Small-subunit ribosomal RNA from an uncultured bacterium, 1476 nucleotides, folded computationally. RNAcentral holds the sequence, with entries from ENA and SILVA.

RNA sequence: AGAGUUUGAUCAUGGCUCAGAACGUACGCUGGCGGCACGCCUAACACAUGCAAGUCGAACGAAGUAGCAAUACUUAGUGGCGAACGGGUGAGUAUAAUAUGGGUAUCUGCCUUUUGGUUUGGAAUAACACGGGGAAACUUGUGCUAAUACCAGAUAAGCCUUUACAGGGAAAGUUUUAACGCCGAAAGAUGAGCCCAUACUUCAUCAGCUUGUUGGUAAGGUAAUGGCUUACCAAGGCUAAGACGGGUAGCUGGUCUGAGAGGAUGAUCAGCCACACUGGGACUGAGACACGGCCCAGACUCCUACGGGAGGCAGCAGUGGGGAAUAUUGCGCAAUGGGCGAAAGCCUGACGCAGCAACGCCGUGUGAGUGAUGAAGGCCCUCGGGUCGUAAAGCUCUGUCAGCAGGGAAGAUGGGUGAUGAGGUUAAUACCUUUAUCAUUUGACGGUACCUGCAAAGGAAGCACCGGCUAACUCUGUGCCAGCAGCCGCGGUAAUACAGAGGGUGCAAGCGUUGUUCGGAAUUAUUGGGCGUAAAGCGCGCGUAGGCGGCUACAUAAGUCUGACGUGAAAGCCCGGGGCUCAACCCCGGAGGGUCUUUCGAAACUACUAAUCUAGAGAGGGUCAGGGGCCGGCAGAAUUCCUGGUGUAGAGGUGAAAUUCGUAGAUAUCAGGAGGAAUACCGGUGGCGAAGGCGGCCGGCUGGGGCCACUCUGACGCUGAGACGCGAAAGCGUGGGGAGCAAACAGGAUUAGAUACCCUGGUAGUCCACGCCGUAAACGAUGAGCACUAGACGUCCGGAGGGUUCGACCCUUCUGGGUGUCUCAGCUAACGCAUUAAGUGCUCCGCCUGGGGAGUACGGUCGCAAGACUAAAACUCAAAGGAAUUGACGGGGGCCCGCACAAGCGGUGGAGCAUGUGGUUUAAUUCGAUGCAACGCGAAGAACCUUACCUGCCUUUGACAUCCUCGGAACGGUCCGGAAACGGACUGGUGCCUUCGGGAACACUGAGACAGGUGCUGCAUGGCUGUCGUCAGCUCGUGUCGUGAGAUGUUGGGUUAAGUCCCGUAACGAGCGCAACCCUUAUCCUUAGUUGCCAGCGAGUUAUGUCGGGAACUCUAGGGAGACUGCCGGUGACAAACCGGAGGAAGGUGGGGAUGACGUCAAGUCAUCAUGGCCCUUAUGGGCAGGGCUACACACGUGCUACAAUGGCCGGUACAAAGGGCAGCGAAGCCGCAAGGUGGAGCGAAUCUCAGAACACCGGUCGUAGUCCGGAUUGCAGUCUGAAACUCGACUCCAUGAAGGUGGAAUCGCUAGUAAUCGCGCAUCAGAACGGCGCGGUGAAUCCGUUCCCGGGCCUUGUACACACCGCCCGUCACACCAUGGGAGUGGGCUGUACCAGAAGUAGGUAGUCUAACCUUCGGGGGGACGCUUACCACGGUGUGGUUCAUGACUGGGGUGAAGUCGUAACAAGGUAGCC
Repeated sequence: AGAGUUUGAUCAUGGCUCAGAACGUACGCUGGCGGCACGCCUAACACAUGCAAGUCGAACGAAGUAGCAAUACUUAGUGGCGAACGGGUGAGUAUAAUAUGGGUAUCUGCCUUUUGGUUUGGAAUAACACGGGGAAACUUGUGCUAAUACCAGAUAAGCCUUUACAGGGAAAGUUUUAACGCCGAAAGAUGAGCCCAUACUUCAUCAGCUUGUUGGUAAGGUAAUGGCUUACCAAGGCUAAGACGGGUAGCUGGUCUGAGAGGAUGAUCAGCCACACUGGGACUGAGACACGGCCCAGACUCCUACGGGAGGCAGCAGUGGGGAAUAUUGCGCAAUGGGCGAAAGCCUGACGCAGCAACGCCGUGUGAGUGAUGAAGGCCCUCGGGUCGUAAAGCUCUGUCAGCAGGGAAGAUGGGUGAUGAGGUUAAUACCUUUAUCAUUUGACGGUACCUGCAAAGGAAGCACCGGCUAACUCUGUGCCAGCAGCCGCGGUAAUACAGAGGGUGCAAGCGUUGUUCGGAAUUAUUGGGCGUAAAGCGCGCGUAGGCGGCUACAUAAGUCUGACGUGAAAGCCCGGGGCUCAACCCCGGAGGGUCUUUCGAAACUACUAAUCUAGAGAGGGUCAGGGGCCGGCAGAAUUCCUGGUGUAGAGGUGAAAUUCGUAGAUAUCAGGAGGAAUACCGGUGGCGAAGGCGGCCGGCUGGGGCCACUCUGACGCUGAGACGCGAAAGCGUGGGGAGCAAACAGGAUUAGAUACCCUGGUAGUCCACGCCGUAAACGAUGAGCACUAGACGUCCGGAGGGUUCGACCCUUCUGGGUGUCUCAGCUAACGCAUUAAGUGCUCCGCCUGGGGAGUACGGUCGCAAGACUAAAACUCAAAGGAAUUGACGGGGGCCCGCACAAGCGGUGGAGCAUGUGGUUUAAUUCGAUGCAACGCGAAGAACCUUACCUGCCUUUGACAUCCUCGGAACGGUCCGGAAACGGACUGGUGCCUUCGGGAACACUGAGACAGGUGCUGCAUGGCUGUCGUCAGCUCGUGUCGUGAGAUGUUGGGUUAAGUCCCGUAACGAGCGCAACCCUUAUCCUUAGUUGCCAGCGAGUUAUGUCGGGAACUCUAGGGAGACUGCCGGUGACAAACCGGAGGAAGGUGGGGAUGACGUCAAGUCAUCAUGGCCCUUAUGGGCAGGGCUACACACGUGCUACAAUGGCCGGUACAAAGGGCAGCGAAGCCGCAAGGUGGAGCGAAUCUCAGAACACCGGUCGUAGUCCGGAUUGCAGUCUGAAACUCGACUCCAUGAAGGUGGAAUCGCUAGUAAUCGCGCAUCAGAACGGCGCGGUGAAUCCGUUCCCGGGCCUUGUACACACCGCCCGUCACACCAUGGGAGUGGGCUGUACCAGAAGUAGGUAGUCUAACCUUCGGGGGGACGCUUACCACGGUGUGGUUCAUGACUGGGGUGAAGUCGUAACAAGGUAGCC
C1' cells in the first nucleotide's frame, strides 16, 4: 500500500466481497510445561446450606466459673463507637446523572491546632426475681437496681437570637502523683449538600408545550439558597440553535481501531451516580430515607397447633433455571487495609493465596551432530526415472521441561515477653510511662521459588489450506449426482475448485470456523466527494428568520493572537531508568493530554458603537423596441350548416375496399344567410416575459427592460429554511356556448386474433365567466448573484463618429445591452462546455449516497374528487447505470457488384420408370451425411465376396505383428464326414547358405507377454474436405492521435474485374490475398518428318498415299514471335483511366483451367488413414453357410423417357474429337431375326482394334388420333458373364401396349461456340449406368436497366444485440415458496385524563384517655404519649382517550423460482418513432 467482481474489450461511476488488527467470546479438531492476567455479556430469574460487622469489662449493674482470699476470667443486658465504610449489580435515569471549570446561602463523627470549662442536684429503667398469655415468633403485669443512659438548676471567655442597657443555651466520668474522656468556642483537614456555565444518543412520519406553570410579595420549611411548600398579585415561561413526546442508554478516566481527523465501545482496574424482591414511608444518626435496620402495601416462598408468624445472595462459595457460553459450598488473617479497644487482641468471603478452564498475553520444550546402498515402503511416471529424503535406520553426543532424591529462601515490619540501660513522674531505686540495645516468639501460600545430584532421546505436534484474489499440484474416485463456496464461481466422463491419497504451503500448543467492532471505505468526503448525460438543481418568482457583504479614519476588545497562574485524580498510552535468568508483568521518574478557568497585554483581520465617501444598489430627466399582461370593440379568408338557383349519377374514402352520403337530387357550381373557433402571407436558431407562456386590427388601463447625459440618496446589497404568490395540458364544480377537431363509444376494414394502427360517424372535452386542482422530458435534463480569463462571424434594440446621397435611407468604424454559430487556454470519464462556461474564484440555498421493493405502504397536511406533498421497512440481487470502442444486425441511408432481379431460352413441380432419402416394416433391413453447404452423397458400380448387419454352426495366443519353445523344409496329391468352416486317414516331397556348431525363409505345436475391435467419443485430436467465395479483402512494423479499448494507414476525389491504379492526405513502408508467372486453346514463324500428310514429278490399281519419292500443305510436338492501352482522336485534373478508331489471327484480365488470404460454421469425417481417453478379451475378436443392405400404404430430392408433325417410322447419303486395349482390344470370313456364336489376322498401338458417330441431309410414308406418338407392365423363348442370376444382373426376339394430350402453388439452370439439342469415349467392373468424368457435331434468343427479391463489398447511421436478430425482452394467467400492507376484530404492554379510595408515615388540629423528673398558691400548670380528625400520598378500582406489540376469516400488490400458457409492448424507422 491494495485486490476480485458489471463489458467482446475500454474508461469512469457505483455497490458487493477479500487481505489487517482486536475481543470478557463460543464451537470443531488437537493438546508438554511455566509465569502474569482474566472468567454469567443471557433471567435486576428464583434460591437450600454455610459464612460475609462487630467490638469495648479501662462506661454500668448483675450472674456465673476458678481461687482460702486478694483477684482473675466469661458474658446475656444497659451504655458507647461502628454498622452510611468495605463488597455487589447496572434495573432505572437523556438530565436531580456524568465530565470540565467556576460559585457559596451551608453542614462535617472520628483527626490536628488554639482557647475556655468539666459545678449542684434529681427521677427512672433493662438485666434480675415472681407471675400471666402464645404452637411459635414473641409479649405482658408487679417489684428491685447501676451508669460515660435520662432530666433540671448554676456558671458563660467565646457562641446564638431582626425586641440587643435585653434574652437564650454546656458538660461525665474512669482511674487517680498521670493518663484517657466529656462540654463550649475559633481555625484546619477530610467528607458532603446546593447553585451556575459548557459538553453530552436517535426519531420532525413527535410542532407546539406549560397552571406551581414563569415572576413578585409575605409566611412556612431546610444544615443551607430556591415554587422546595402555602396564600395573594401579575400573565408569564420554553420552542425550529428543536420545546413537548417516543425509542435506546448508567456517565467518565480509559479500551479497540485508524497515518491522522475520526469511528466504535464503557468487561477486568480507578472516580462519580443509581439500585438492593416490587412500590411507598419515615425513624435513628455527624452522615441514610439505610443491601445483610424499622413500618405499611403487593407478589412469591417457607413454618403453623390455622389463631398467627418468618424471609429477601445485584456479598463469597454453591443450587435450579435460562443460554452458544463463564470456575471451588477451598486455605488464611502471615502480609496490605478496615471496625472496635488504652492495649493484648477480636472481627473482616475486603484482601492474600490455592483450585478449575489454552479464555488471553509472554516465555520454553518436544532434541543436536554425522549419516547415500539416495534402503524398504508410499505416491507419480514419458517406464528412463522422479519424489517423500539426511528424512529414517545406524554411529557419536547433550540434558532445558516433566520424573526421582537432597538442600532451601525473600515475603517479618511490628507487637508481646524477658534482660540491661537512659529519660519523665514521685519521698521512692516500687508502680506507671517513654525510649535504646540484646534475646525470644509470629508464614495461609509451602517444603513453593531457587540450587544440586541421578537416570534416560527416553514422556511431549497438531490444525488449516493448496482455481484467482492468496503462499502452496499431481493421481484416483465421482459424473450438474454427491458435494464445495468469503466474492468471482466449480461439478453434465480426462475436475490443480467435490471426496480420498501422495506431495506442498502457512501458523504452531495451538490451528481453523462463527459472531462483533474499527480499518481498507475519499462508500456521509472538517481534513477529504459530488449534482448537463452515471444517484443528485425545488417548475418559476417574491420575501421572513438566518448566512454572507463596498471605501476611509478613530474608538472598543466579543471572536483572534501572545505570556503567566490554576486545574486537567491515580492507573493507562509515550519516553528514560530499575526488578523478576528474558519477556509478558511490576516499580520509580519525566513528558503529554482541555473548544477549561482566571489574568497582564497586542489591535492587522472579523465583529460592535458612533461617523465619512460613492465605484454596489436605487431615484429623478430624456429617449427607444417589443406576439409582456388585462378589458372592450372591429375585420376578412376558410370549414360546417340552412335557404334558393343550375345540374345529374355518382360522391367520399383507401394499399385495396367497405361502412357512409346520394334519384326524397348528393358531389360539383352560383347567390344569400346563420354560427362558432382560429388568425394564412409577414414569420425569422427574430421579439417580449421570472417561469408557465404570448401572434389579425383598433382603443383604454397596466408591469418590466435597454440606451444617453447630468443631478440626487448614501451600502439602502446578495442569497434565502419556513411562509406567500404565479404556474402548460388533462381533470373537477356551477352557468353559458358548441363551427371544426375529437378520448369514450358504434360501424367498416386489416388480421390467426385486432378491444389497435387505416376509414366512416361520434359524445365528453376543446371555447367563455367564476372557483378548484398544482402536476409535466414544467429541459439548456445546466439554482441565484458578483468578479476575472484569447478571438472570429451573424442577428435584434439603443448611442456616437466618418463617408455618401434629393431622400425614408445606405456603407463603414467605435461603444452599451440581448440572442446565436465556430474555435483557443482551461475543464471533463468521455461526449462535449468554452465571456450566455460545464473555465478560475467568492457568497447563499436546494439536492444525492448500489439496483429492485417504491416515489409504494403506514401516519400527517392539502383537495369536492381524481389525487398531490412529505416518505419508510421487511425481503431480494451482484450488479443496475454513463460515455466511448470494435463488431454484428436493421421491414436505416448512400455507392457498387453477381444469371440476383429484369429481358429471354430450356427445364423441375403433373405421368411412367431409374436412383437417393425420410418414414414404416423386419431376425437384419449395417453405418455415416440432414437448410443453402444431406438426399444419382461416402458408393469409379451390394447375386457370393465386398459386408461392417441378422440367424445358425464353429474357434480362443487367435485371420495379422514381435519374442520364446518342440519337432518339421516349404509345398502338394487322393479318400471319408459335413452346408461350409473344420475334422480325420493315407501319401508324394526333402530345397538355400555354412566357419559343419548352426543360420535364413516358411509352415506347425505349446505357454505367456500380447494381438484384434467398421466398439464409444469428430464436443479430446492430427490430417483431409465443404461453405461464405475467386468475394476483395485480412493484417503487420515504425510513427502519430486517444487516459484507454482503439484509431490512423485501409478513410476522401476519381477509376478498376480487383485495397487495380492515380491524386489528395500524419502517415511512411511492408506482408498474405488481386494481377502476373503455369497448363490449354486461337494466329504466324522456325526445327523435325513416322505410324501422320500428298501440292508438284514418276509408277500402279475397278478403286484407295497403294508404291518410288517429296518436306510445300494439313497434322504431330519441341522452340520462338505476337497484345503492351504500344499508336491516333476525344473526355478527364497536365493524373490514373475511360470512350472511339487504326492496324492486327486475336484489343483492353482474348476464351477456358489450375491456383482458394485472415477467418467463420465446437460444419463433415474416430467407417480411408493416424491418434488421446474409455470399453470388450472362450468375445463387442476370428472363421463359415444362408439371409439382409434390393422390403413398401406413403412423402421428398435428383434424373431418364415421353406426351409428338421443327415429329415417328422406312430407305439412302456425309462429316468428328477425345479416349481405351495383353487374364486385353479383337479384324476379315461364316452362322443366328437379334442379343450373340464361331473364327483368329493384326496390335503393348498417330501403324492393329473398339468404331457403323448421331442429330443433319435426300427420298418415301403417317395426318392430329391415346395414334405408325409413348413405351411402362406382363407372358413366352433366348444370349452373355459368373461355382451360382430364386430372393437379386444386363441384354435380345416375339407378343402385350399402362399412365401420359406441356403439367397448380411454387421453383431451377444459362450471357456465346454459351443455352438447347445430338451422339461418341472412359473410370469402376467377371457381369451389371437413365449416374459420374471427358469429347466433339449442329447451334440460338435476350441484357432497357438496377425500382424490387437473394447474396456480397465499401462508407455512414441507430442499437437496450456480443451465444451477436434463430439476438434481446415486456405484461397478464397457472404453480410453489417468502416477507409485507389492509382487515370485522381479539389479546397484551406502556401511558394521558376525570373520579373513587386511602395503609404506613409526617405535619396541623384536638373537646376523649393516660402521664416519673420542672414549676406550683398543691387546686393545678407546663411538657409528653395514646386515641380521634384534617391535609399529602403508595397499592387498588371505575370510566374514557393515546401509543405500541402480537394475532385474525378474507383480501391487495411485491419478490424469488433451467426448460408452463397467451400474445409481441420496448431495443433498428423494432415494422404505428419513442418517452413524460